Bacterial RNase P class A from Amnibacterium sp., 381 nucleotides, folded computationally.
The sequence was found by an Rfam model in a public genome assembly.
It matches the Rfam family "Bacterial RNase P class A". By type it is a ribozyme.
Model confidence (mean pLDDT): 78 of 100.
RNA sequence: AUGGGCCGGCAGACGGUCGCGUCGGCCGUCGCCUCACCGCGGCGGCCGCCGAGGAACGUCCGGGCUCCACAGAGCAGGGCGGUGGGUAACGCCCACCCGGGGUGACCCGAGAGCAAGUGCAACAGAAAGCAGACCGCCACGUGCCCUCACGGGGACGGGGUAAGGGUGAAACGGUGGUGUAAGAGACCACCAGGGGUCCGGGUGACCGGAUCCGCUGGGUAAACCUCGCCCGGAGCAAGGUCGAACAGGGACCGACUCGGUUGCUCGCCGAUGGUCCCGGGUGGACCGCUGGAGGGCUGCGGCAACGUAGUCCCGAGAUAGAUGGCCGUCACCGCUUCCCCGGAAGCGGUACAGAACCCGGCGUAUCGCCGGCCCAUUUCC
Numbered sequence: 001a002u003g004g005g006c007c008g009g010c011a012g013a014c015g016g017u018c019g020c021g022u023c024g025g026c027c028g029u030c031g032c033c034u035c036a037c038c039g040c041g042g043c044g045g046c047c048g049c050c051g052a053g054g055a056a057c058g059u060c061c062g063g064g065c066u067c068c069a070c071a072g073a074g075c076a077g078g079g080c081g082g083u084g085g086g087u088a089a090c091g092c093c094c095a096c097c098c099g100g101g102g103u104g105a106c107c108c109g110a111g112a113g114c115a116a117g118u119g120c121a122a123c124a125g126a127a128a129g130c131a132g133a134c135c136g137c138c139a140c141g142u143g144c145c146c147u148c149a150c151g152g153g154g155a156c157g158g159g160g161u162a163a164g165g166g167u168g169a170a171a172c173g174g175u176g177g178u179g180u181a182a183g184a185g186a187c188c189a190c191c192a193g194g195g196g197u198c199c200g201g202g203u204g205a206c207c208g209g210a211u212c213c214g215c216u217g218g219g220u221a222a223a224c225c226u227c228g229c230c231c232g233g234a235g236c237a238a239g240g241u242c243g244a245a246c247a248g249g250g251a252c253c254g255a256c257u258c259g260g261u262u263g264c265u266c267g268c269c270g271a272u273g274g275u276c277c278c279g280g281g282u283g284g285a286c287c288g289c290u291g292g293a294g295g296g297c298u299g300c301g302g303c304a305a306c307g308u309a310g311u312c313c314c315g316a317g318a319u320a321g322a323u324g325g326c327c328g329u330c331a332c333c334g335c336u337u338c339c340c341c342g343g344a345a346g347c348g349g350u351a352c353a354g355a356a357c358c359c360g361g362c363g364u365a366u367c368g369c370c371g372g373c374c375c376a377u378u379u380c381c
Base pairs, nucleotide, nucleotide: 001377002376003375004374005373006372007371008370009369010368012330013329014328015327016326017325018324020051021050023048024047025046026045027044028043029042030041031040032039053352057363058362060361061360062359063358064357065235066234067233068232072266073265074264075263077231078230079229080228081227082096083095084094085093086092097111098109099108100107101106112226113225117224118223119220120219134165135164136161137160138159140157141156142155144153145152146151173191174190175189176188177187178186192216193215194213195212196211197210198209199208200207201206239287240286241285242284248278249277250276251275252274253273257271258270259269260268261267294313295312296311297310298309299308300307301306331350332349333348334347335346336345337344338343339342
């Protein structure tokens, strides 16, 4: 210098002017209470603090919180799946192990079990799970032909064989030998895989080594399934407080009954209650609603995720739902022109997007900028 890998940050800035929302302060005015002040509320004016996000999106997970409810067991159902940590918890995060990819930095993994069972795999092929004989190889029986004989050929029949050839992505280990009628892990040597025992390292998953065993039974569980661990439900339109108004009627079930507790069963709780139909009233105010598993900085512990101690900070709480319009300057990016180390001028663009109880994650969308570390190649000193 070029190319690549990983991580973190920003989310246009400034000034002027007009205008929004909550809250606070001051002033004025009206109302309530009062002898009056104070206090409370309404309206108006002025001043001040603060005012969308890295994803606020998706609603995919996990929680806090609220109610069922004082709360349990089983089945069904769902989630996770290498090991060890982190966390309030998780399907998240960190580190490591194994496998695969890459020269490498690094990246990927629905990573337990197929000798528990049941399935699935087109075509080709004899045969795709305890399989199998198409071409073959071998010996035997019957009978035929050739030959002086030895022996050879061929037909039929049943038998042995899977070493050679063929098919296929894959054919029930590989190479070499012994052996055999011909063959075959039938046996042997070495190798690959698998299994047992022991030693060493590691918290562990695992890693390394020694030794023994002819054990050689493919793929798929992101197929059903088996194993291990985990899981109440509903949800802020949860749930409460206050105020206002109205008008109830009918049918059905009804105590071994009805309703609630996700589905089912048991258990538990409530009860003259429940379900359906017709009809009437209200749909107003307030709480929940923002001080948090919160954030910044520093020290310590830890490879890290993170924890801990001290200290500092308080950064929208709306309810048809606020933060905008205009002007100017600057920043960044792209294009054109000019001048030619590079700069100037002009034009255009600046994304994805918008709180609604809150938080930890994941996924998705996205204009552009900045910073750090690492790898490879090349050049110079």